[in-house]
Context: one part of a larger RNA
């Protein structure tokens, strides 16, 4: 000098764009953050409409008939999105290869199929236990829930023959045999689904080479340890696991141990080499009160799922129960220090749905903060009796503040007020048309904006609404007076202060930067 997720002191007009718990992965009140589908199902608690009965009417009762729909069964989603950086020195990450050792829901595409039957169960109803959470018994009922049978191969298992290729196990192609294994319906009749097999796309898993901090005042480490055989397990290779057999394996090219740390793209600095860092944004990993475990599922050993142990908090009728903000806000605590218990699904994206649509603290916006970067303003031109006042002085005088002010003319950014006022919206959907087969595409019109009456534009009056901070001995741009008298104090280094202090404190003047300026901390 540059830089910062900064903090502190003094000061503060505006806008744009960004950023905002670096500390206690400390504890959390409250609300919200993952639902959706009635075009899978039995149904009907509530709402609306209709119908019926009674009644003059108000009204009461009945009725799933319709729109819809609480709870329930079922499907899909909940493994994404969002948070944090605890752990981890490791194939975790980066990069480059490999899987002849693998899987992949939804999506695309190809081929074939979608026949028959059955048992339950939730809900509803009845009853019971309990303070509650919740649970139990009886009767009854449905399905795209569950089960059985049939059919079936390019699937799976065993096996026959032939050819080609390779990298050892083998792979590919052709050809037979035996056995086993599927399905679900809804419908507006247009379709939408379901099953099996193949291919693709996407995602994931696994292996390997190389790279990846400090300590040798850590020198030896290792028993599933290293390898083999057989088996189990997995989507899959493998001591991944088990039994048996052998005695191996790593290490001064740093094993083992200890400490520290999420990694990377990148960021800061530097001419570069390098050094330091890894906030925000993006990719990967790990974690979800601490630890362990599996279930479901295409995918989890699952942040807002389950079980067990532990700590903590809460409720309790003392028998027993409930909970997990490292989601968004917010609270307490810690700290030098870090924001609103806001708005909207309008856009983008996600889940579900044929769709309308619903949900979405993702996201988009708004609020707070000079935290940073960038931009703008606080006026412009003229104006000398060089006014007054201040300060200095060699004191009837002069110098300086200083064109500075006053005064004259002008402008109106910004602020204030008034009026107008966006883009972000294209789809989907509805109506009417076209190509035409309501299948897809397309035309016209309608409908939809949180931000927001915001940005922006126009007008009005009036210099009106707007400057500080640090420094002035040398380094280092900028000097005099007064006070003080080794005191009070200053200080980054050298050093100032003991009666003429340009170094302390005040004043006048000056220098630098400027809505900031200085100090502290850290890196280069």
């Nucleotide at each position: 000098g540059g830089a910062u997720g900064a903090a502190c002191g003094c000061u503060a007009g505006c806008g744009g764009c960004a950023g905002g718990c670096u500390u206690a992965a400390c504890a959390c009140a409250u609300g919200c953050a993952a639902g959706u589908c009635g075009a899978g199902g039995g149904g009907c608690a509530g709402c609306a409409a209709g119908g019926g009965u009674a009644g003059c009417a108000a009204u009461a009762c009945c009725u799933g008939u319709u729109g819809g729909c609480g709870a329930c069964c079922g499907g899909c989603a909940a493994a994404c999105g969002g948070g944090u950086g605890c752990g981890g020195a490791a194939c975790a990450c980066g990069u480059a290869c490999g899987c002849a050792a693998u899987u992949u829901a939804c999506c695309u595409u190809u081929a074939u199929c979608u026949g028959g039957g059955g048992c339950a169960u939730a809900g509803c109803c009845c009853g019971a236990a309990g303070a509650a959470a919740u649970u139990c018994g009886g009767a009854u009922u449905a399905a795209u829930a569950c089960c059985c049978c049939a059919u079936a191969a390019u699937a799976u298992a065993u096996u026959u023959u032939u050819a080609u290729g390779g990298c050892a196990u083998c792979a590919u192609a052709a050809u037979g045999a035996u056995a086993u294994u599927a399905a679900a319906a809804c419908u507006c009749c247009g379709g939408u689904g379901g099953a099996u097999a193949g291919a693709g796309a996407u995602g994931a898993g696994c292996g390997u080479g190389c790279g990846u901090c400090c300590c040798a005042u850590u020198a030896g480490c290792u028993a599933g340890u290293u390898g083999g055989u057989a088996g189990g397990g997995u989507a899959a290779a493998g001591g991944c696991c088990u039994a048996c057999c052998a005695a191996g394996g790593c290490u001064a090219c740093g094993a083992u141990g200890g400490g520290u740390a999420g990694c990377u793209g990148g960021u800061g600095u530097g001419a570069g080499a390098g050094c330091a860092c890894g906030a925000c944004c993006a990719g990967c990993c790990a974690c979800a009160c601490g630890g362990g475990c599996a279930c479901u599922g295409a995918g989890a050993c699952a942040c807002g799922g389950g079980c067990c142990c532990g700590a903590c908090u809460c409720c309790u009728a003392c028998g027993g129960g409930a909970g997990g903000c490292a989601g968004c806000a917010g609270u307490g605590a810690g700290g030098a220090a870090u924001a609103u218990u806001g708005g909207u699904c309008a856009a983008u994206g996600g889940a579900c749905g044929c769709a309308a649509g619903u949900c979405u603290g993702a996201a988009c916006c708004a609020g707070c903060c000079a935290u940073g970067c960038c931009g703008c303003g606080u006026g412009a031109a003229g104006g000398a009796u060089g006014a007054a006042g201040g300060c200095c002085u060699u004191c009837u005088g002069g110098g300086u503040u200083g064109u500075a002010a006053a005064c004259u003319u002008c402008u109106u950014u910004u602020a204030u007020c008034u009026g107008g006022g966006a883009a972000g919206a294209a789809a989907a959907c509805u109506a009417c048309g076209g190509u035409u087969u309501c299948u897809a595409c397309u035309g016209u019109a309608g409908c939809c904006g949180a931000c927001g009456g915001u940005a922006c534009c126009a007008g009005a009056g009036g210099a009106a609404u707007a400057a500080g901070c640090a420094c002035c001995g040398g380094c280092u741009a900028a000097c005099u007076c007064c006070g003080u008298g080794c005191c009070a104090g200053c200080a980054g280094c050298c050093g100032c202060g003991g009666u003429a202090a340009u170094a302390c404190g005040g004043a006048g003047g000056g220098u630098g930067c400027a809505a900031g300026c200085g100090u502290u901390a850290u890196c280069c």
This is a predicted structure of a 524-nucleotide part of an RNA (small-subunit ribosomal RNA, 5' domain) from a metagenome. Model confidence (mean pLDDT): 85 of 100. RNAcentral holds the full RNA, with entries from SILVA.